[in-house]
Formats: sequence, structure tokens, C1' cells
RNA sequence: UUCUUAUCCAGAGAAGGGGAGGGACGGACCCGAUGAACCUUCGGCAACCUCCAGCGCAGCUGGAAAGGUGCCAAUUUCCUCCGCAAUGCCGGAAAGAUAAGAA
Repeated sequence: UUCUUAUCCAGAGAAGGGGAGGGACGGACCCGAUGAACCUUCGGCAACCUCCAGCGCAGCUGGAAAGGUGCCAAUUUCCUCCGCAAUGCCGGAAAGAUAAGAA
């Protein structure tokens, strides 16, 4: 980098450094000198991998959080395409993100 599978309306930020950007891309709309990106430290959330127990055991349910990731403004901030006696916090698809596995 590509592929497969699962999830994405919940949850969780302070300090120091830094000094103008950031929210994937385009548009909108926001966040930002009452301090953006990024770096460090500490803290937290969650429970994919992991561990434990049970069961009707290709798995499911419940529990744990030391370790590997991830995350801690706004639904994945909103949008695009298809469907509809439901027009929606609707069903599906695309794009994106994350995890685990594979090439």
C1' cells in the first nucleotide's frame, strides 16, 4: 500500500513547551491570540487484540484493565448515491477513521 471482517448518534483533558493554524479531500459551517497544528508529562474514556468465568461453544453472554493499539469540540460536524403508503436519530451503498487478520 491493497484485501477481508467488525464498529462509528455513547464516553473521556489538564499542565509545560510551541506560536497560526485546525476540523481527511472540495463546499458549507465551525474551532482557534481567553492560544491552532505539533512535542512532552500526567490523567482519563473505551474495550478491538488480551485475560477470567459461564453456556446450548466456527460463537455468545458477563466480568477485568496489567500489556499492544485507538480515542478525549460539534453524529464520522453537515453534505454524496439508491430505495420508500414510514421522509426518518429509516434501510442500503460510497468515501473516511479505527481495530484485528491476510497478501